[in-house]
RNA sequence: AACGGCAUCCGCUCUAUCGCCGGCAGCGUAAGCUGCGGGAGGAAAGUCCGGGCAGCAAAGAGUCACCAUACUUCCUAACAGGAAGGGACGCACCGCGCAAGCUGUGCGCCACAGCAAGUGCCACAGAAAACAGACCGCCUUCGGGUAAGGGUGAAAACGCGAGGUAAGAGCUCACGACAUGCGUCAGUGAUGUCGCAUGAUGGUAAACCUUAUGGGCUGAAAAACCAAAUAUACCGGCAGUUAAGGGUUGACUCGCUCUUUGCCGGGGGGUAGGUUGAUUGAGACGUGCGGCAACGUACGCCCUAGAUUAAUGAUAGAGGUCUGGUUUCAGCCAGUUCACAGAACCCGGCUUACACGAUGCCGUUUUUU
Numbered sequence: 001a002a003c004g005g006c007a008u009c010c011g012c013u014c015u016a017u018c019g020c021c022g023g024c025a026g027c028g029u030a031a032g033c034u035g036c037g038g039g040a041g042g043a044a045a046g047u048c049c050g051g052g053c054a055g056c057a058a059a060g061a062g063u064c065a066c067c068a069u070a071c072u073u074c075c076u077a078a079c080a081g082g083a084a085g086g087g088a089c090g091c092a093c094c095g096c097g098c099a100a101g102c103u104g105u106g107c108g109c110c111a112c113a114g115c116a117a118g119u120g121c122c123a124c125a126g127a128a129a130a131c132a133g134a135c136c137g138c139c140u141u142c143g144g145g146u147a148a149g150g151g152u153g154a155a156a157a158c159g160c161g162a163g164g165u166a167a168g169a170g171c172u173c174a175c176g177a178c179a180u181g182c183g184u185c186a187g188u189g190a191u192g193u194c195g196c197a198u199g200a201u202g203g204u205a206a207a208c209c210u211u212a213u214g215g216g217c218u219g220a221a222a223a224a225c226c227a228a229a230u231a232u233a234c235c236g237g238c239a240g241u242u243a244a245g246g247g248u249u250g251a252c253u254c255g256c257u258c259u260u261u262g263c264c265g266g267g268g269g270g271u272a273g274g275u276u277g278a279u280u281g282a283g284a285c286g287u288g289c290g291g292c293a294a295c296g297u298a299c300g301c302c303c304u305a306g307a308u309u310a311a312u313g314a315u316a317g318a319g320g321u322c323u324g325g326u327u328u329c330a331g332c333c334a335g336u337u338c339a340c341a342g343a344a345c346c347c348g349g350c351u352u353a354c355a356c357g358a359u360g361c362c363g364u365u366u367u368u369u
Stems, first nucleotide, its partner, number of pairs: 001365009012319007020039002023036005041340001045351002048349005053219004066215005071085005086112001087110001089108005095102002113210002118208002120204003135150002137146003158176002161173003178199006185192002223276004232268001234266006243260006283302001285300006320338001322335005
């Protein structure tokens, strides 16, 4: 220097004209007109996690089931989020050790409770994949013994040195890896140092399961309120027919009365429609202070979309960026409107998408010193 990766930032600008959705003011009986001012994002996305808010009968307690989470401390309204730290693992380097292995440093990386409680599972290859086993090898008293060596595999019954043995084997011993307990010192703690004791030995819990902790369900189309036309439960008044039926009597007639009908008034529920929810909030920005940091706090300052077939757009011009051509350079000409994307109750996170450009770190290649 080129290319690539990761993290953070940015997310084309201005002017004119014509529109769209809200707000305020003025005019107007009203319809509407005029003026002023506001109008997408860093992810508005996925709807994954946590809350606010609302309803469900109470949203209280216990048990079981189901789901989620899983090193520590801190931050936070809360979280499965974040910060700082601890530990495991991998690589490189220095040092110690006969070796196994260990201390330290740097970088990377980890959903990091428990297979040392029980149960299950482990393809292919391989003799054998888990109360062991015998293919080659080794030993043999030829019955067998053996897990050191070979070979298979992601993984082979703790590692290593010595003793021991027919050959071997934690069979025995020292050291080492690992787990638990006790003591000691350091630390808020996870944990680490040193010492002692006991002990298991393939892997797998994003296998069943065990332990601990948490979780009532639904979701703004939640929910509350107002409420037309038409039809109408129910109530009242008036009218009407004696046409039908009922009641009043032991039966019949007359009378009275109720219902069936119409009109008027009241009236509840529900529909269309409308209002609220709903945009001032765990709020944004700046400075100071505290803290390693996440973050907290004091002061100052700001108000910043609110639709409901759902606005936030279109056209033209100028500039910027990028691409190509030309030119020694400056410049000139042509092209590109140029990423991901489009609020819908709100807030905090996470995840995913993202052109050009900027900054930082890392890697590869080439060149120069």
Molecule: Bacterial RNase P class A
Organism: Bacteroidales bacterium